Source information
This is a predicted structure of a 161-nucleotide RNA (c-di-AMP riboswitch aptamer (ydaO/yuaA leader)) from Aeromicrobium sp.
[in-house]
RNA sequence: UCGGAGGCACCGCCGAACCGCCGCGGACGUGGGGAAGACGUCCAGGGCGGACCGGGGAACCACGUUCCUGGGGUGAAUCGCACGGGCGCUCGCGCCCGUGGGUAGGGCAGACCUUGGCCCGAACCCGUCAGCUCACCCGGUAGGCGUCGAGGACACUGGAG
Numbered sequence: 001u002c003g004g005a006g007g008c009a010c011c012g013c014c015g016a017a018c019c020g021c022c023g024c025g026g027a028c029g030u031g032g033g034g035a036a037g038a039c040g041u042c043c044a045g046g047g048c049g050g051a052c053c054g055g056g057g058a059a060c061c062a063c064g065u066u067c068c069u070g071g072g073g074u075g076a077a078u079c080g081c082a083c084g085g086g087c088g089c090u091c092g093c094g095c096c097c098g099u100g101g102g103u104a105g106g107g108c109a110g111a112c113c114u115u116g117g118c119c120c121g122a123a124c125c126c127g128u129c130a131g132c133u134c135a136c137c138c139g140g141u142a143g144g145c146g147u148c149g150a151g152g153a154c155a156c157u158g159g160a161g
Base pairs, nucleotide, nucleotide: 011146012145013144014143018050019049020048021047022046025043026042027041028040029039030038051141052140053139054138055137056136061131070129071126072125073124074123079102081100082099083098084097085096086095087094088093105120106119107118108117112152113151114150115149116148
């Protein structure tokens, strides 16, 4: 000097997953010889509220119903192709698993547009049941990470003259 890995802090990214109050209990401090009690600070099971997110739920509208092969929800995460393996079979195919490369769609330091680059394109839940949907009812506030450059138009703020 260059590259890689790890840790901490600030700041930030995906995502609804953020903010405030009380507080079982605990710690520390004040005072006191000590204990109890009181007060203050911090952490805090759990609870409440706000904010955000999701589901159910009339009229009107939409949908004919059932079976073959139920149907539905959260999410960007849908749709198919090729190869390999297995199962079923009406020998046409269908289903499951793996691999590869695509794709609807999505993300990358305020929001928008253009442009180039990099990445994701999963997983889970309900349980035969749900279109939309006023009132109304119910639920969630997790988890995982470390950055992308350029141009344009605007909004806001600061400084100088």

The prediction has a mean pLDDT of 76.
Taxonomically the source falls in Aeromicrobium (Bacteria, Bacillati, Actinomycetes, Propionibacteriales).